[in-house]
Order: sequence, then structure tokens, then C1' cells
RNA sequence: GGAGUCGGCCAGACAGUCGCGUCACGCAUCGCGUGCCGAGGAAAGUCCGGGCUCCACAGGGCAGGGUGCCAGGUAACGCCUGGGCGGCGCGAGCCGACGGACAGUGCAACAGAGAACAGACAGCCGAACGGCGUCGCAAGACGUGCGUGGUGAUGGUGAAACGGUGCGGUAAGAGCGCACCGCCUGCGGGGCCAACGCCGCAGGGCACGGCAAACCCCACCCGGAGCAAGACCAAAUAGGGGGACCAUGGCGCGGCCCGCGUCGUCCCCGGGUUGGUCGCUCGAGCCUUGCGGCGACGCAAGGCCCAGAGGAAUGACUGUCCACGACAGAACCCGGCUUACCGGCCGGCUCCGCUU
Repeated sequence: GGAGUCGGCCAGACAGUCGCGUCACGCAUCGCGUGCCGAGGAAAGUCCGGGCUCCACAGGGCAGGGUGCCAGGUAACGCCUGGGCGGCGCGAGCCGACGGACAGUGCAACAGAGAACAGACAGCCGAACGGCGUCGCAAGACGUGCGUGGUGAUGGUGAAACGGUGCGGUAAGAGCGCACCGCCUGCGGGGCCAACGCCGCAGGGCACGGCAAACCCCACCCGGAGCAAGACCAAAUAGGGGGACCAUGGCGCGGCCCGCGUCGUCCCCGGGUUGGUCGCUCGAGCCUUGCGGCGACGCAAGGCCCAGAGGAAUGACUGUCCACGACAGAACCCGGCUUACCGGCCGGCUCCGCUU
């Protein structure tokens, strides 16, 4: 200098004028003035997890859903961190629904001879039995691949063909035998526990193919609905009409059943009311420093207050400057994930080239 990778941060700046909203104060009243504050990293998708609120909740059973290597973090999680294993990359690093296929059931299109306790299409073989031919007195020998056969080494098919390489062996072959590699089982060590299978020892010719984002099995977790939750004040109040079931029934227990509670309950039509206050933002909060931890994170001290509307404010104009400004807009609140995004800054690391 170039290429790359990981993490963090910013999201036009400054000044002036006018305007909008909440709150506080003042004037004194339905307005005006002053002051503070006034969108985001995603406020978004609403996909997970929680707080909060109401309903439900003796107990038991059955369904249903979710998660899925191990350990830790956390209020919790499907998130995050660290580690293991597998895959990709020269590397920094990235990606992975990554429990169980000797509990059972099931699936495997097309191609192919054969797809699970497999399979002879081509090829190879002629050992064994038989046939045929030649020789021979006979026993038999030789030849022939013709029938029964042997073979899973070679070709070919496939996502996948029942360990790999070599030597021996054989009629030809084959873990058939052996060596090494791989695999499986057990023990010991390592990994501060564990996942793991890293190291060592012993045993086993090798069995136990793949799919569980197929049913299923195992382990763990899970009540329902959501701020239009819900509470209070005020206002209104209404009776009526129709229907269903009325005790082997209705309703409630917000999937179902047992069970429990209750006795008029439920639905429709029509009518009345539909205004205000709270919930509402001080919170698993933010910043700085120190300490513990590899880290996620935790603890301590100091400092700070940072939208809270309710038809819904957060805007417009002017001037200067630059690198010319993306995606986008709160509505109960947090923690994540995912998606969108003009560009810029900082730091760690890797590879290549050059110079010293």
C1' cells in the first nucleotide's frame, strides 16, 4: 500500500425568526406570558421472553404446544457468552433444529441387476456335480462355459450399494488370514463439572447403513386474554318483544374429561348511556469511574431525569459551511431476534506485496 474479517459509534452541523405539545409558575380564566423538555437505531415486523392488569386456579387424568450438544449469564427466553463436535475458508473468522435409528411403525422418487437381515446386467472363474468331445482296456486325464453354480474384486446407476490401502490367499474372489488406518466396547487419564473422544491400555474382524424440520420415544418448560387490560367518578337505566334449555338440563371453572360450584340461565331484536380522572412513565433506567470474571454479566461509589399525547405535538423559513444527508415516526413498559438503511468514523485481528 492492497484485499479481507470482527466489534463499537454517528445518522448533516451551527445561528436566527416564526409555530406546535405536555408539565411547572405567573397573570386572572377557558386565553396569554415565562421556563424546562420534546422520537429511533431500528420507534418497524409483532416472531420469541418477561413486567403489569383482569379472569381462572382443591386435586387427578388425557390431549395440545414449545425447546433440544455441554456449561454459564439473565427477571425470563427460541436470546447472549464460553467450550465441544461437524462443515467452509491459506487465515482472521463464518455457518450448523447438533438428544435417541439394537422400543416400535413407516419412507426412499428417478436411475439401477440390486435400496436393508440386498443384489448377478455386463464382467471374472471353472473348484464341485452333471452334459458333450478327444485319448485310454479300465481307473482316469485333458478340453469345452453347455446346465446347475461360485464371486461382491472390476464396469455401470444413484443422495446413498453393507469399512479403506497393501500383502498373502484362491479356480476366481471375499476380514477368508495378516499389517496399518478407521470403527465399536471397557478401563484409566484429560477436560476445574460436562459435552467431548484429545492421550494411554485391553478386547473385538466389523456388528449397529440413511431419514426423527415422518409418526414416535426421552428430558425439560408452558393456565387464558390483553392498556379498547383494568379501576374510580359522573351520566343513563326500561320496561318490552322473540327464541333455546329447564335437572340423563343450562351456565361457570377460557382445550377436554372426572370432579366441584350454582339454579333460572343463555342468545337475538329494539331502546338508553358512550363524559371525565387514574393506569402513564423513575425504569430489570442512563452516564462515568473502580473492582470481580476469558466472556456474557455482576457488584460498589458518584452523578443525571431523558416524550407521555388522546384525533393525536415533535414542524417551517432564512443564512453560512461540508463529505450534500439513507431507512424511517413513539401510543402500557422493558429484554431479544429479524427486516429496512445514503454514507462516515474508531479499534482489534488476518493474508498478500514493497521498503528497512